Annotation
Predicted 3D model of a 115-nucleotide RNA (Guanidine-I riboswitch aptamer) from Nocardioides kongjuensis. Of the family's consensus pairs, 100% are formed in the model. Model confidence (mean pLDDT): 81 of 100. The RNAcentral record of the sequence draws on Rfam. It matches the Rfam family "Guanidine-I riboswitch aptamer". About the family: This family represents a conserved RNA structure found upstream of the ykkC and yxkD genes in Bacillus subtilis and related genes in other bacteria.
RNA sequence: GUGGGGCGCCCCUAGGGUUCCGUUCCCGGCUGGCUGGUUGUCGGGAGGUCUGGUCCGAGAGGGGAGGCGGAGCCCGGCGGGCUCCGUUCCACGGCGGGACAAAAGCCCGGGAGGC
Numbered sequence: 001g002u003g004g005g006g007c008g009c010c011c012c013u014a015g016g017g018u019u020c021c022g023u024u025c026c027c028g029g030c031u032g033g034c035u036g037g038u039u040g041u042c043g044g045g046a047g048g049u050c051u052g053g054u055c056c057g058a059g060a061g062g063g064g065a066g067g068c069g070g071a072g073c074c075c076g077g078c079g080g081g082c083u084c085c086g087u088u089c090c091a092c093g094g095c096g097g098g099a100c101a102a103a104a105g106c107c108c109g110g111g112a113g114g115c
Stems, first nucleotide, its partner, number of pairs: 007066001009064004015056002020053002022050001023047008067087009090110001092113001096108003
């Protein structure tokens, strides 16, 4: 200097935005016989610098089963089952771009770069 490998998935959280729900505000219709108001309800609009529910969500956060490798034992069988052990350690990190409604610690990315 080059090549290959160092497992993916599920649940949760840090975090994230605003499609839907909810909520707040504005406008309008209806709301005891009439007028006005209140309340309720329906429709439209705006707000995520609205706590929330739905939703997205970590290589360097947590957990789970599995997969893979090894040892031993068992079964009639190239194959399968059970048990145990291992799957370690380390990990500073942009700008910019991408998707979904949108954003993000998501993806590009254990990247570029740094030590």